[in-house]
Molecule: small-subunit ribosomal RNA
Organism: metagenome
RNA sequence: CUGGCGGAAUGCUUUACACAUGCAAGUCGAACGAUGAAGCCUAGCUUGCUAGGUGAAUUAGUGGCGGACGGGUGAGUAAUAUAUCGGAACGUGUCCAUUAAUGGGGGAUAACUAGUCGAAAGGCUGGCUAAUACCGCAUACGCCCUGAGGGGGAAAGCUGGGGAUCUUCGGACCUAGCGUUAAUGGAGCGGCCGAUACCUGAUUAGCUAGUUGGUGGGGUAAAAGCCUACCAAGGCAACGAUCAGUAGCUGGUCUGAGAGGACGACCAGCCACACUGGGACUGAGACACGGCCCAGACUCCUACGGGAGGCAGCAGUGGGGAAUUUUGGACAAUGGGGGCAACCCUGAUCCAGCCAUUCCGCGUGAGUGAAGAAGGCCUUCGGGUUGUAAAGCUCUUUCGCAAGGGAAGAAACGAUAUAGGUUAAUAGCUUAUGUUAAUGACGGUACCUUGACAAGAAGCACCGGCUAACUACGUGCCAGCAGCCGCGGUAAUACGUAGGGUGCAAGCGUUAAUCGGAAUUACUGGGCGUAAAGCGUGCGCAGGCUGUUUUGUAAGUCAGAUGUGAAAUCCCCGAGCUCAACUUGGGAGCUGCGUUUGAAACUACAAGACUAGAAUAGGUCAGAGGGGGGUAGAAUUCCACGUGUAGCAGUGAAAUGCGUAGAGAUGUGGAGGAAUACCAAUGGCGAAGGCAGCCCCCUGGGAUCAUAUUGACGCUCAUGCACGAAAGCGUGGGGAGCGAAUGGGAUUAGAUACCCCAGUAGUCCACGCCGUAAACGUUGAAUGCUAAGUAUUGGGAGUUUCGACCCUCCCAGUGCUGUUACUUUAAGUUAACACGUUAAGCAUUCCGCCUGGGGAGUACGGCCGCAAGGCUAAAACUCAAAGGAAUAGACGGGGACCCGCACAAGCGGUGGAGCAUGUGGUUUAAUUCGACAAUAAGCGAGGAACCUCACCAAGGUUUGACAUAUAGCUGCAAGCUCUAGAAAUAGAGUCGCCUUCGAGGGUGCUAUACAGAUGCUGCAUGGUUGUCGUCAGCUCGUGUCGUGAGAUGUACCGUUAAGUCGGAAAACGAGCGCAACCCCUAUCCUAUGUUUUAUGUGUCAUAGGAGACUGCCCGUUUUAAAUGGGAGGAAGGCGGGGAUGACGUCAAAUCAGCAUGGUUCUUACACCUUGGGCAACACACGUGCUACAAUGGGAAGUACAGAGGGACGCCAAACCGUAAGGUGGAGCAAAUCCCAAAAAAACUUCUCUUAGUUCGGAUCGAGGUCUGCAAUUCGACCUCGUGAAGCUGGAAUCGCUAGUAAUCGUGGAUCAGAACGCCACGGUGAAUACGUUCUCGGGUCUUGUACUCACCGCCCGUCACACCAAGGGAGUCGGUAGUGCCCGAAGCCUCUUUUAGGGGUUAAGGUAAGACUGGUAACAAGGGUGAAGUCGUAACAAGGCAUCCGUAGCGGAAGCUGUG
Repeated sequence: CUGGCGGAAUGCUUUACACAUGCAAGUCGAACGAUGAAGCCUAGCUUGCUAGGUGAAUUAGUGGCGGACGGGUGAGUAAUAUAUCGGAACGUGUCCAUUAAUGGGGGAUAACUAGUCGAAAGGCUGGCUAAUACCGCAUACGCCCUGAGGGGGAAAGCUGGGGAUCUUCGGACCUAGCGUUAAUGGAGCGGCCGAUACCUGAUUAGCUAGUUGGUGGGGUAAAAGCCUACCAAGGCAACGAUCAGUAGCUGGUCUGAGAGGACGACCAGCCACACUGGGACUGAGACACGGCCCAGACUCCUACGGGAGGCAGCAGUGGGGAAUUUUGGACAAUGGGGGCAACCCUGAUCCAGCCAUUCCGCGUGAGUGAAGAAGGCCUUCGGGUUGUAAAGCUCUUUCGCAAGGGAAGAAACGAUAUAGGUUAAUAGCUUAUGUUAAUGACGGUACCUUGACAAGAAGCACCGGCUAACUACGUGCCAGCAGCCGCGGUAAUACGUAGGGUGCAAGCGUUAAUCGGAAUUACUGGGCGUAAAGCGUGCGCAGGCUGUUUUGUAAGUCAGAUGUGAAAUCCCCGAGCUCAACUUGGGAGCUGCGUUUGAAACUACAAGACUAGAAUAGGUCAGAGGGGGGUAGAAUUCCACGUGUAGCAGUGAAAUGCGUAGAGAUGUGGAGGAAUACCAAUGGCGAAGGCAGCCCCCUGGGAUCAUAUUGACGCUCAUGCACGAAAGCGUGGGGAGCGAAUGGGAUUAGAUACCCCAGUAGUCCACGCCGUAAACGUUGAAUGCUAAGUAUUGGGAGUUUCGACCCUCCCAGUGCUGUUACUUUAAGUUAACACGUUAAGCAUUCCGCCUGGGGAGUACGGCCGCAAGGCUAAAACUCAAAGGAAUAGACGGGGACCCGCACAAGCGGUGGAGCAUGUGGUUUAAUUCGACAAUAAGCGAGGAACCUCACCAAGGUUUGACAUAUAGCUGCAAGCUCUAGAAAUAGAGUCGCCUUCGAGGGUGCUAUACAGAUGCUGCAUGGUUGUCGUCAGCUCGUGUCGUGAGAUGUACCGUUAAGUCGGAAAACGAGCGCAACCCCUAUCCUAUGUUUUAUGUGUCAUAGGAGACUGCCCGUUUUAAAUGGGAGGAAGGCGGGGAUGACGUCAAAUCAGCAUGGUUCUUACACCUUGGGCAACACACGUGCUACAAUGGGAAGUACAGAGGGACGCCAAACCGUAAGGUGGAGCAAAUCCCAAAAAAACUUCUCUUAGUUCGGAUCGAGGUCUGCAAUUCGACCUCGUGAAGCUGGAAUCGCUAGUAAUCGUGGAUCAGAACGCCACGGUGAAUACGUUCUCGGGUCUUGUACUCACCGCCCGUCACACCAAGGGAGUCGGUAGUGCCCGAAGCCUCUUUUAGGGGUUAAGGUAAGACUGGUAACAAGGGUGAAGUCGUAACAAGGCAUCCGUAGCGGAAGCUGUG
């Protein structure tokens, strides 16, 4: 949110909070007195009244039994509990069995009555009375006590029946039943004791005085310090006492494969409690839920004096809470109490009611039905889907509704008959059997039958992955979703809605909780080199583990038997409700505990033996092992004196500093402290820290050899003890050098640093503390086993030698020590890296430690310390990661190699000037838009006066300027002329096409679909392009290696322009790139052609071929690839140039070339027109042109090209004009004609003579030419005049390696006109390259990495702001338990002088000092979190001073410095 029915079951988990009202424990007249209706009987007499008896029954009372059960709750309780198994020193009403009794007396008392007090509750006094009430007497045993002689102790009657006998006529008596007394035994129940099991905390380590034991006494039903007096000093505890927190326990329930984990609702067993605390009484049983007394809190009544009460019984109320039902029916059944019984009582119980709370079952229809209806949704517009779904037709009627019928649950008791027992008895009582009356809350319920109608009955969640199920629209990091990952910023399968789908279904989803998955606390079943994790190291008590062998014991262990393990539950087989849930019969099981019998392998224990572990004795050996004392030389510094003169010292460079008062240098002498060069090592010793000149003394440990001895004496170790670098602390010394702090100088933006000059603590010694380090092999100790080879240290044996050393060689065996040693590594292990006889392998034993990151090794508490601080050691909160190893990249102020006009070497520029052009900015009505490092900026645009045009102003049009289609209408269009107008346009006129005269085509108009958009999104796209880069790279198949990502191939050695080629190689091949194939060019040949020539000549053009391949020779390299040199050749090692651009990168550029999804506009963001604008101008930048001049300007003269273009065209000759140009018209669709000729630089001659000029040409004035509808905004050119800036350009920066740069002119595209731009062409024609250190870019390999958005990365700390939790905190407010003292109720015990009082003990209360614990608090400190705050840049790369650990000092902060 939704909801049809039935069955079964559960139902205050929170305040053991407070309770109105009703009910939940009574019963017996066959114990007793009293009261006593109707009826009956008797008596009296006032014959219808009184009295007595009987009598159903009855209220209260005496008495008995019950009330200690049943029902509720879980506060307390961590053991006076519970569970299991045992035990001995006990009790027991009713019940069962047996035995023996039940004799005879007495005095009271309630009720009642009279009086009296009180508001009431309730009393007080006097009087009467009964009993199965009470008290004696007698008797008594198998009972109790005992001094063993003895002593003590009971009872009650009631009822039924009755033949004799007796009678005071009531009865006695007999008998039966019920009861009573005593005793014994039993059953069941209860009390007590023990063992084992039983939550968390050690930041709780010591607790205990009746405490532990004994004796005497007391006490109990009973054992016992249960109580008391005295004596002793014990008892418990690391196998966790005490203390604190939490908690009823169990059978069982949930989960799990199990082992376990969590829980203890319902049902059942036990315990505890009954408003809170204490106490006893009665009783068989209680220290008593519906009893009593006292104290306290609370509520109620009151006449204010005093009283009453206890729902954690059933209902119910308030409160609390997320949350839990009716103030129901009945005793019919089952059970309980009382009673002889009938019967009474019973909120136990049985039923009903409420709630989808759970479990189970059923239904909401079935069949047919394609026009695949309508509607909805989607669509590629074709269709698809909802969907046989619906409608329609046929059928059925469970459940529900209505009507009718209708159970089982009920048989005992009772009555009666018969038989038996008792008895004197055919009464009575009792037992058995038969017969029989009555009894039902549920409920007219279950169930059965009939009737009508598809009729009354479906929702919820989800649909990105996990996880079954997809589309549309809306929204646009908004609203929202979210269990985790994550989704949402304009195409959302994740938000919201819809359609569709999936899942479950009278429910569904969410939330909360438990177990599982989680081997993620690991007993089963984990780990500790680097992920979290080995104590810094040793010694060692307790503990754990422990060699070979014999015998015994039997605690563990194993087997058998037996007792127990309640029932229910679980499981199996049946049975009953229509099935099921549920209920029920039987079985198995309950993995446990006890008793007993046996076994003796193993562990254990006892006794004995052994030698392989361990130890001891003897010889030998090495060593910076430790402590103390002495001594030596070198060096630094200082002091004194001599020589001697201007510097010394220091650095990246400097400065501070020292020095003319004589430094430094040098020589001599002296003082003092600290440390021990070379040897020296991958070396040695030690438990670790650590230990280094030499000598002496003392001393520990180790190795080896040979024999002997002891005989398991061993291993590991919580607590404990000892040692323990550096720094630091205390006291006293010492102080040469070094050197935290500090001062000064530099560096720097700053520099509390790095560098430099000084320098105090300290470093050194003695004694005492500290007790930590990245105390690291980041690897605990011990033992055994498992492949080799080598080096090295020490030792032994053999050979050799006269002997020793050295050297060499060999064999065998036990082997050993130490090492960051090495090699292949084998096996094995490992996540990988790696380890690999020094294991991180295979095993055993013991100890320590770990359980996501941060908070935090912090807080609090405790212990230690003089302090610094150390050890032990959390939580709240917060994140979804943190971390390890390896991989591919990228990056590095890492390394190696290589390349490039990258630098260098050169030449010429840009940056300065004027102008041109593009951009920014500004301006504007508009200055349309795009392009922005390289890779935008003479770019799109290869050519804006109109047009272009997209912009602005104004005027107009609306199916439209353009396309297609349909329907209707239309003799009309176009063209021409005129009028209005700026034009578009509007109006008028003129002209006018085919025809079969129906119409068709065309045109125009109207209407509808639609057109149209240079509007937006290049971050929705196609296509195209730029760039890295013409860099040499990028990949694939198969194989191999690796758990895997991946690697190999494509790592190596050479070589190349090249991943080009060769060699080698777990690779072998292949693809895209490279190269080649294509085009141009250089030489030659052939053919053809124009031109030329004396020619078969030469040049040229077109087409086809040849030629160049490291082919040849010599050298180098490895023989190869290749390379150096040479020959020949037009050309030589890619001959030169072009086209050609791998996989990919930059969300690079372009929606304005085109195309295109989506979106927006539709009398406008569309279309037409005129005019304007794109051309503005303080300024900034880019690209160019022209210059600044003499390598030049001017004048004159003289040469030499190539390539291209031409019909809306190129335009000759000739003439005109100073010229632009004009006139003219020949030729040419072009190897023929034209542009076009004079190519220009060049060369020759003359002039200018260094100047703002005869340089330079901007700007401006005047006059013209041409194109074009039009030249004002806004064209180009010509003539004359004018003649700015500029004298070679700061920082910086660009191009270029040869026919190149530089310089000179020529042509073309676009184009009516309008190039200093662009594209192309030729002429003249250099310089330089030592080389790869540096800059930039790139490639390969390698290394480090905390980067992967990839260094424009990542990231640390202070400060500022906001929020959060926790700690401290002057204090303050509570809670808990205990202790001391005071006071002290009731009750119990005891005493006494017993109406009363005292003592002891004790609850509650008061008080005091502390303990533990919770809340709160000014303030101040730290922590965490928070898209874009401040300061720096500490770390990650050699992070730009390598980093880190311990410690000390200092500093805004990260941090810096000293020492190890």